[in-house]
RNA sequence: GCCUGGAUGGUGAAACUGGCAGACGCGCAGGACUUAAAAUCCUGUGACCGAAAGGUCGUGCGGGUUCGAGUCCCGCUCCAGGCA
Numbered sequence: 001g002c003c004u005g006g007a008u009g010g011u012g013a014a015a016c017u018g019g020c021a022g023a024c025g026c027g028c029a030g031g032a033c034u035u036a037a038a039a040u041c042c043u044g045u046g047a048c049c050g051a052a053a054g055g056u057c058g059u060g061c062g063g064g065u066u067c068g069a070g071u072c073c074c075g076c077u078c079c080a081g082g083c084a
Stems, first nucleotide, its partner, number of pairs: 001083007010026003019067001027045006046057004060076005
């Protein structure tokens, strides 16, 4: 230098043919149970603003297409593998 795959919450990992992003786990917080704990069960859990209602933003970064993009297209960064 070229080719292939990948980057999504605090973390692992889904998201179908472009159509409510974060399912399902782990962790964390609160509660139940217990003499107390562990285990188990229940509820909550992206960020920011707000007293609340609610609003805005958010899929590595920057653009594009589209009514609509994690998904398609272009460029770049980083990680893994391969070729030279």
The RNA shown here (transfer RNA) has 84 nucleotides and comes from a Deltaproteobacteria bacterium. The organism belongs to Myxococcia, within Bacteria. Its Rfam family is "tRNA". About the family: Transfer RNA (tRNA) molecules are approximately 80 nucleotides in length.